[in-house]
The part of an RNA shown here (small-subunit ribosomal RNA, central domain) has 347 nucleotides and comes from an uncultured bacterium. The RNAcentral record of the full RNA draws on ENA. Rfam family: Bacterial small subunit ribosomal RNA.
Context: one part of a larger RNA
RNA sequence: UUGGGUUUAAAGGGAGCGUAGACGGGAUGUUAAGUCAGUUGUGAAAAGGCUGCGGCUCAACCGCAGCACUGCAGUUGAUACUGGCGUCCUUGAGUGCGGUUGAGGUGUGUGGAAUUCGUGGUGUAGCGGUGAAAUGCUUAGAUAUCACGAAGAACUCCGAUUGCGAAGGCAGCACACUAAGCCGCUACUGACGUUGAGGCUCGAAAGUGUGGGUAUCAAACAGGAUUAGAUACCCUGGUAGUCCACACGGUAAACGAUGAAUACUCGCUGUUGGCGAUAUAUUGUCAGCGGCCAAGCGAAAGCAUUAAGUAUUCCACCUGGGGAGUACGCCGGCAACGGUGAAACUC
Numbered sequence: 001u002u003g004g005g006u007u008u009a010a011a012g013g014g015a016g017c018g019u020a021g022a023c024g025g026g027a028u029g030u031u032a033a034g035u036c037a038g039u040u041g042u043g044a045a046a047a048g049g050c051u052g053c054g055g056c057u058c059a060a061c062c063g064c065a066g067c068a069c070u071g072c073a074g075u076u077g078a079u080a081c082u083g084g085c086g087u088c089c090u091u092g093a094g095u096g097c098g099g100u101u102g103a104g105g106u107g108u109g110u111g112g113a114a115u116u117c118g119u120g121g122u123g124u125a126g127c128g129g130u131g132a133a134a135u136g137c138u139u140a141g142a143u144a145u146c147a148c149g150a151a152g153a154a155c156u157c158c159g160a161u162u163g164c165g166a167a168g169g170c171a172g173c174a175c176a177c178u179a180a181g182c183c184g185c186u187a188c189u190g191a192c193g194u195u196g197a198g199g200c201u202c203g204a205a206a207g208u209g210u211g212g213g214u215a216u217c218a219a220a221c222a223g224g225a226u227u228a229g230a231u232a233c234c235c236u237g238g239u240a241g242u243c244c245a246c247a248c249g250g251u252a253a254a255c256g257a258u259g260a261a262u263a264c265u266c267g268c269u270g271u272u273g274g275c276g277a278u279a280u281a282u283u284g285u286c287a288g289c290g291g292c293c294a295a296g297c298g299a300a301a302g303c304a305u306u307a308a309g310u311a312u313u314c315c316a317c318c319u320g321g322g323g324a325g326u327a328c329g330c331c332g333g334c335a336a337c338g339g340u341g342a343a344a345c346u347c
Base pairs, nucleotide, nucleotide: 004318005317006316007301008300012315014202015201016200017199021195022194023193025089026088027087028086029085030084031083033082034081035078036077037076038075039074040073041072042071049067050066051065052064053063054062055061092192093189094188095187096185097184098183099182100181101180104178105177106176107175108174109173110172111155115151116150117149118148119147120146121145122144126137127136163170164169207248208247209246210245211244212243217241221237222236223235224234259314260313261312262311263310264309267292268291269290270289271288272287273286274285275284276283277282296303297302320347321346322345329340330339331338332337
């Protein structure tokens, strides 16, 4: 390489959009590029190969003849399939109309509880914390409790194998703007599709830059404990950060450890959204989200119409462990670092 694979053994890109490319629905005509058939030339010769015949007593060996040389080019045909061109179709895809759903997104405003702090009142000796303590706070009146005020952050109950989103993710309430899905009608376009190397965009938390903000919590740090020690676990404090705006960064067990799309393949059951039928008993259908199972698959665990089943198309990735996601180079970044990514050696 061929092949075999990618839930858990190595292996699905974090996600979307999309360029090239690859692949692509039904009918019909045309063309004849691919494809197939005939034929001509060529495929140097010899040796070698295969077949037949012959010569050494056989064989090895040698001689003669033919084939082969699976290729390339020309030419004459065939037209099922693929391709090119033309015409048409509606099932794929999209548009429209009418409904409907939701923590989808962005911005603005607003609410109550809690926390901390401040002021004042009541009140007196403790509070806090732990396995037990101590550091800490407190007669300059703390803790507790009441009233008022301030600030920032997060939204109890509802709340759920619920819902929405491509993924990351999204939850008090209201408004504005905005995106999407689903269902029903079948009015319109007429294959406009699928995938997608590069590319572009989005991308939790931590981190970075500038400027704000800082209630809580809290890396670092300090102290108290524990301990043989304790650079920890526990406790008291506490700064970056946590929050906002703009910009950067681009990684996660970014997980369903399961790429996307299409078609097909027993059932039972719960639930969300829509549309129906009503015989008032119930029940159909489409799209999701769950549970259990049949065939089948699987090394098994298990998966099983939301497949890990049966098939097709396209992309990504794997090829023993360590060395190593390291070194070097290149690209990106303010940096941190990210992307790409070896070898020696060793078992």